[in-house]
RNA sequence: UGGGAGGUAGUCCAAUGGUAAGACGACAGGUUCUGGUCCUGUUAAUGAAGGUUCGAAUCCUUCCCUCCCAG
Repeated sequence: UGGGAGGUAGUCCAAUGGUAAGACGACAGGUUCUGGUCCUGUUAAUGAAGGUUCGAAUCCUUCCCUCCCAG
């Protein structure tokens, strides 16, 4: 430099253009003599900027970052 793949809560991972799901974590409560386990609730996310659309995590453009291949 060219080609390909990817970027979503603190971490991992879903989501045919139509309320961003789940698990772990954190916090609060219940249970327990205490802790752990277990149960309930809460918290917290779409890399950036534009465009298309009634509506974008999703489609298009540019940029940034990570990984793989080639040189």